[in-house]
Context: one part of a larger RNA
C1' cells in the first nucleotide's frame, strides 16, 4: 500500500453546518473522452515454462510450442431538455424543563426551606459522634413566637415522560425565536447523501476584569481516630459555586454503537397526531405514521450479548486502528493571559 477490522479485544471524530472531493432516483432519443467486447499489426534473441531429441546420465545443447498479462490501430456496446417516488416549500390543528430576553414594581408583591438581625417568652445547656472532643452558650446559646433581610435552589406533579445536533433543558408569567411529528391536496423538479480543509456551537474544573456571597465547599486550621492518619468521621473556613463581559476548548464528550438511504418473522409498554366502528360525549377497542422502552424470532457474534432503534442483509460517504511500555510523552509548529490544549515521533527495552 494492501487486507482485516472499530459495542466490551488496538480503534467512530463531543456535536452541527457546510467547502472541494466521492457518491447520486426515472423515462426516450443523440455523442462517446472515460469504461468495456471483438480484429488485426507489434511484443528481437537468449532465459524462465511445455514437449520431443542429442552428449552413458545430469549440467549442458538442438528443434518446436505456450508465454510476453503491455501498446497501437479498427470496429460494436453504454450518460443532459420530460417525470415524481428522494428532497424542498404553503396552508391547518397539535404535543414540548428547545433557545435568548424581562417581570414579579406602589398596599399586597410564587411559596417552602436555609442562614443572619431585631423583639418577646424562657433557663443551662445546645451541638456532633460508634464513643467523644474541638465549637456555641449566663455578654442569655439551642428551643419556641413575631417582623425584617439576603442569595442560591425549585419539592409534591415527575414517569426506562418530553424537547434539543450534542454539551444539556424542570417554580409562576409576558415579549421574541428554532426545530419536530401528523393529516390532506397543492407547489418546485434530483433542488439530493456525506464531508478532507474550514466556521460555529460545547458540561463540571480553571483564567481575566466587575458585581454578588444564604447554604455547600478544594485549600488551610483544629478535634477525634491510628502503630502513623499529610485520610476516611467532626467543628470551623477562604476560593469556587451565582450574576454580567470575555477566555479555555476538554471529559467514562458513552448507546463505550459516525451520518444518510434500502431491505428483513413478531410480543408487550409508552409519549405526540390522524383516521374508523360505536356513543349525546369522552373513555375503552381496530387502523395506521412518528418518537421513546423492555422481551424475543431468523441473522450475526469469540461470548456476553445484539435482535426493524441491528452488533442482521446491502449500498454511499468520512473519521480512526496495525503488539505492550516508553507517551498521548519529547522536538517542532499552531492556539492560550495563564493552567494547558491541538498535531506528534524515537532512541532503549519486554
Nucleotide at each position: 500500500c494492501u487486507g482485516g477490522g472499530c459495542g466490551u479485544a488496538a480503534a467512530g471524530g463531543g456535536u452541527g453546518c457546510g467547502u472541494a472531493g466521492g457518491c447520486g432516483g426515472u423515462u426516450a432519443a443523440g455523442u462517446a473522452a472515460g469504461u468495456u467486447g471483438g480484429a488485426u499489426g507489434u511484443g528481437a534473441a537468449a532465459g524462465c515454462c511445455c514437449a520431443a531429441g542429442g552428449c552413458c546420465c545430469a549440467a549442458c545443447c538442438u528443434u518446436g510450442g505456450a508465454a510476453c498479462u503491455g501498446c497501437a490501430u479498427u470496429u460494436g456496446a453504454u450518460a443532459c431538455u420530460g417525470c415524481u417516488u428522494g428532497a424542498c416549500u404553503a396552508g391547518a390543528g397539535u404535543a414540548c424543563a428547545g433557545g435568548a430576553g424581562g417581570g414579579g414594581a406602589g398596599a399586597g408583591c410564587g411559596g417552602a426551606a436555609u442562614u443572619c438581625u431585631u423583639g418577646g417568652u424562657g433557663u443551662a445547656g445546645c451541638g456532633g459522634u460508634g464513643a467523644a472532643a474541638u465549637g456555641c452558650g449566663u455578654u442569655g446559646a439551642u428551643a419556641u413566637c413575631a417582623a425584617g433581610a439576603a442569595g442560591a435552589a425549585c419539592a409534591c406533579c415527575g414517569g426506562u415522560g418530553g424537547c434539543g445536533a450534542a454539551g444539556g433543558c424542570g417554580g409562576c408569567u409576558c415579549u421574541c425565536u428554532g426545530g419536530a411529528a401528523u393529516g390532506u391536496u397543492a407547489c418546485u423538479g434530483a433542488c439530493g447523501c456525506u464531508g478532507a480543509g474550514g466556521c460555529a456551537c460545547g458540561a463540571a474544573a480553571g483564567c481575566u476584569g466587575g458585581g454578588g456571597g444564604a447554604g455547600c465547599a478544594a485549600a488551610c486550621a483544629g478535634g477525634a481516630u491510628u502503630a502513623g492518619a499529610u485520610a476516611c468521621c467532626c467543628u470551623g473556613g477562604u476560593a469556587g459555586u451565582c450574576c454580567c463581559a470575555g477566555c479555555c476548548g476538554u471529559a467514562a464528550a458513552c448507546g463505550g454503537u459516525g451520518u444518510c438511504g434500502a431491505c428483513u418473522u413478531g410480543g408487550u409498554g409508552u409519549g405526540g397526531g390522524a383516521g374508523g366502528a360505536a356513543u349525546u360525549a369522552a373513555c375503552c377497542c381496530c387502523u395506521u405514521c412518528c418518537g421513546u422502552g423492555c422481551c424475543g424470532g431468523a441473522g450475526c457474534u469469540a461470548a456476553c450479548g445484539c435482535g426493524u432503534u441491528a452488533a442482521g442483509u446491502c449500498g454511499a460517504c468520512c473519521g480512526c486502528c496495525u503488539g505492550g511500555g516508553g507517551a498521548g510523552u519529547a522536538c517542532g509548529a499552531c492556539c492560550g493571559c495563564a493552567a494547558g490544549g491541538u498535531u506528534a515521533a524515537a532512541a532503549c527495552u519486554c
This is a predicted structure of a 350-nucleotide part of an RNA (small-subunit ribosomal RNA, central domain) from an uncultured bacterium.